[in-house]
RNA sequence: GCCGAGGUAGCUCAGUAGGUAGAGCAGUAGACUGAAAAUCUACGUGUCCCCAGUUCGAUUCUGGGCUUCGGCACCA
Repeated sequence: GCCGAGGUAGCUCAGUAGGUAGAGCAGUAGACUGAAAAUCUACGUGUCCCCAGUUCGAUUCUGGGCUUCGGCACCA
């Protein structure tokens, strides 16, 4: 440098023919216990990486950028 995949909750990830979003774990509070653990119940105000475009409406489509991972190429 070229190609491909990804960036969504504290973490790991899902999701949507375009109508502003979820799970598990973690966390907090409560129940239970002499006290803990386990178990049960409740609790999410997330710029859906950034900028622009299309649209009545974009996390989702289009263009550009940043960044992570993988492959290829280059490396006198």
The RNA shown here (transfer RNA) has 76 nucleotides and comes from a Dehalococcoidales bacterium. The RNAcentral record of the sequence draws on ENA. Its mean pLDDT, the model's own confidence on a scale to 100, is 80. Rfam family: tRNA. The organism belongs to Dehalococcoidales, within Bacteria.